Predicted 3D model of a 170-nucleotide RNA (c-di-AMP riboswitch aptamer (ydaO/yuaA leader)) from a Phycisphaerales bacterium. Rfam family: c-di-AMP riboswitch aptamer (ydaO/yuaA leader). About the family: This family represents a conserved RNA structure found upstream of the ydaO and yuaA genes in Bacillus subtilis and related genes in other bacteria. Lineage of the source: Bacteria > Pseudomonadati > Planctomycetota > Phycisphaerae > Phycisphaerales.
[in-house]
RNA sequence: UCUUAGUGACCGCCGAAACCGGGCCGAUGGCCUGGUGCGGGGAACCCAUUUAGGUCGCGGCCGGGCGAAGGACCGGCCGGACCCGGGGCGCGGGAAUCGCAGCAAAGAUUCCGGGGCACUUUCAGGCCCUAGCCCGUCAGCUAACCUCGCAGGCGAUCGACAGCACAAGG
Numbered sequence: 001u002c003u004u005a006g007u008g009a010c011c012g013c014c015g016a017a018a019c020c021g022g023g024c025c026g027a028u029g030g031c032c033u034g035g036u037g038c039g040g041g042g043a044a045c046c047c048a049u050u051u052a053g054g055u056c057g058c059g060g061c062c063g064g065g066c067g068a069a070g071g072a073c074c075g076g077c078c079g080g081a082c083c084c085g086g087g088g089c090g091c092g093g094g095a096a097u098c099g100c101a102g103c104a105a106a107g108a109u110u111c112c113g114g115g116g117c118a119c120u121u122u123c124a125g126g127c128c129c130u131a132g133c134c135c136g137u138c139a140g141c142u143a144a145c146c147u148c149g150c151a152g153g154c155g156a157u158c159g160a161c162a163g164c165a166c167a168a169g170g
Base pairs, nucleotide, nucleotide: 001170002169003168004167006166007165008164011155012154013153014152018036019035020034021033022032023031024030025029037150038149039148040147041146042145047140053083054082055081056080058079059078060077061076062075063074064073066071085138086135087134088133089132093112094111095110096109097108098107113130114129115128116127117126119163120162122160123159125157
């Protein structure tokens, strides 16, 4: 440098969710902790933006009047619980119709959009998902800085062009 209808399944997929140490203990395991790497949140100037709180006497405290006292009532402050305005992780967002006596809510259907399916992009077709959780009046962007996570759940689409890597041969 050229060629091959070579391989790309070392089992893999979704996801940030991996790797390497140290110490301790009741030691084939458990607990604590550090580094590298990956991922998230908060947080200036500048710029941008805007007004939203409510319920419960559930606990404590203060004040007021009534009362012989216990006490119940009214108001205020602090804390707590719940709901909401707003916000966060995540692909998980939007519209219409049904749902109702009526406004809804849960839920269902359809469409649009988004996400995933074995090296990568594109094309064509097929299948699946469009959840769940958190904060609690507060957080836009945001450098320094601060801080958190590295779980959990699954089983596998083939075809074409091109590219990349590896292999074999000339």
The sequence was found by an Rfam model in a public genome assembly.